[in-house]
């Protein structure tokens, strides 16, 4: 130089002009409410959730999205364990938590930076394994090899019963270790010797899954848990339209409690009715305010950790809308593209809605660090 891995990082910039929204001040005008006196609908003062205009400040995101996880707050339930149910699932750390994010570890992938992995258990039990194939789980005689019996015979050798055999052939994703050897009619961990596997025991290293290494016995055990299941760990429920204060409107009705309490109906007993509560039906409003944005919060330095991360000083903060504001126009500049050298196009992906932590998806261009490979030059 091309190629490629990992991490970060920016989202056109500046200027004018018109226009929204949130907040602050300030001016008119309307209400309203106090005060005053020369009682005129004056004059000062306040308020206002009321309608106009001015100035200022400030105004979308790395995903503001999907709303897929995991918290805070809020409002309901709730003794305590259980059962259902639902998540998670190598180990050890981080954090409020968490399916997330670090570092290990095992498997697989690449020459290599470095990537993938819904990764517990398949000797707890069940169930399943398509075609094809004779047989798909403690299996299986299709072809083929053999022995033994009867038949034929050109003496090579066929047929046919009836067995043995899992060594070779073929089917398959998969056929119940490999290779050589004894051994047998043939075979065959049947038995030797090596090699591979999974397991028991024992020692080292390691917090730890794990990894070395040493023995034992022919143990040779298929898969699949995103098939039921087992194990171990965690989870009440609903959502800011939570919830909550004012203020308006509307039509009430039905059950039950209330029962020795108070009114009413009649002085007294009974009975019945009413205020109250609760549940049910029905019936009406969609207003205003709080929640409401400073927060497990950015950023810089130190330190402490291999890292996620954590702690300390300093220093930043400035959308809060309720049909829903953050945008249009022009000019100049960048950046890429096109082109008849005049100029023309194009700068995504999308957009708060109570808040944060996370995954996940969408994204024109384009900047940086590190790190493999292959060439070249020195």
């Nucleotide at each position: 130089a091309c190629g490629g891995g990992c991490c970060g990082g920016c989202a056109g910039a500046c200027g004018g002009u018109c226009g929204c929204g949130u907040c602050a001040c300030c001016c008119g005008c309307u209400g309203c409410c106090g005060g005053u006196c020369u009682c005129g609908u004056g004059c000062c003062g306040g308020c206002a959730u009321g309608c106009g205009g001015g100035u200022g400040c400030c105004g979308a995101g790395g995903a503001a999205c999907g709303u897929c996880c995991g918290g805070g707050c809020u409002c309901c339930a709730c003794a305590g364990a259980g059962c259902a149910g639902g998540g998670c699932g190598g180990u050890g750390g981080g954090u409020a938590a968490c399916a997330c994010c670090c570092a290990c570890c095992c498997g697989g992938g690449g020459u290599g930076a470095c990537c993938c992995g819904c990764g517990a258990g398949a000797c707890a039990g069940u169930g399943c394994c398509a075609c094809a194939g004779a047989g798909a789980a403690c299996a299986g005689a299709c072809c083929g090899c053999c022995a033994c019996g009867g038949g034929c015979u050109c003496c090579g050798g066929c047929c046919c019963g009836c067995g043995g055999u899992a060594a070779g052939g073929g089917u398959g994703a998969a056929a119940c270790g490999g290779u050589g050897g004894u051994g047998u009619a043939a075979g065959a961990g049947a038995c030797c010797a090596c090699c591979a596997g999974a397991g028991g025991c024992c020692g080292c290293g390691g917090u730890g899954a794990c990894g070395c290494g040493g023995u034992c016995g022919g143990c040779u055990c298929g898969g699949u848990a995103a098939a039921c299941c087992u194990c171990g760990c965690c989870c009440g429920g609903a959502g800011c339209a939570a919830g909550g204060u004012c203020a308006g409107a509307c039509a009430g009705g039905a059950a039950g409690c209330g029962c020795c309490a108070a009114g009413g109906c009649u002085g007294c007993u009974c009975g019945c009715u009413c205020a109250g509560c609760u549940u049910c039906c029905g019936g009406g409003u969609a207003g205003a305010c709080c929640g409401c944005u400073c927060g497990a919060g950015g950023g810089c330095u130190g330190c402490g950790g291999u890292g996620a991360c954590g702690c300390a000083g300093c220093u930043c903060c400035u959308a809060g809308a309720u049909a829903g504001a953050u945008g249009g126009c022009c000019g100049u500049c960048a950046g890429g593209g096109a082109u008849c050298c005049g100029u023309c196009c194009c700068u995504a992906c999308a957009g708060a809605a109570c808040c944060c932590g996370g995954c996940g998806u969408a994204u024109c261009g384009c900047c940086g660090g590190c790190c493999c490979g292959u060439c070249c030059a020195c």
A computed fold for a 378-nucleotide RNA from Herbiconiux moechotypicola, annotated as Bacterial RNase P class A. The coordinates come from a structure-prediction model, not an experiment, and the mean pLDDT is 76. Taxonomically the source falls in Herbiconiux (Bacteria, Bacillati, Micrococcales, Microbacteriaceae). RNAcentral holds the sequence, with entries from ENA. Rfam family: Bacterial RNase P class A. Rfam classes the family as a ribozyme. A source record names the gene rnpB.